[in-house]
RNA sequence: AAUGGCCAGGCGGGAGAGACCGGGAGAAUCCCCCGGCGCCGAAGGAGCAACCGCCCCGGAAACUCUCAGGCACCCAGGACCGCACGGCCAAG
Repeated sequence: AAUGGCCAGGCGGGAGAGACCGGGAGAAUCCCCCGGCGCCGAAGGAGCAACCGCCCCGGAAACUCUCAGGCACCCAGGACCGCACGGCCAAG
C1' cells in the first nucleotide's frame, strides 16, 4: 500500500396496504379537518426467541404486536443492498 470492520452523511436501487363510508370546507373526484370501519410493516418502538457472551445477568431477528407511522398516481418516508469518499480501528 492492498484488504477488513465500525460510524454518520452523499449517490443509486428499494416493497406492502381503501381514489372506503358519513360530515365540513372547497371550483373540484385528489389533498385538508372531524368521526367511523377495514388494511400494511421495511422509520422508530415493544414482545418472544434460536443463538451468543464476561453466564449475577446481558446482547439478540427480516419472527410477532401494531403504540407510533403508513394505505390512488406523484411527492415524502423507507428496513435492507450496492458504490465512492471522510473519520476511527485492526492488520501489515
This is a predicted structure of a 92-nucleotide RNA (Glycine riboswitch aptamer) from Breoghania sp. L-A4. Of the family's consensus pairs, 90% are formed in the model. Its Rfam family is "Glycine riboswitch aptamer". Rfam describes the family as follows. This family represents the bacterial glycine riboswitch. Its mean pLDDT, the model's own confidence on a scale to 100, is 82. The organism belongs to Breoghania, within Bacteria. The RNAcentral record of the sequence draws on Rfam.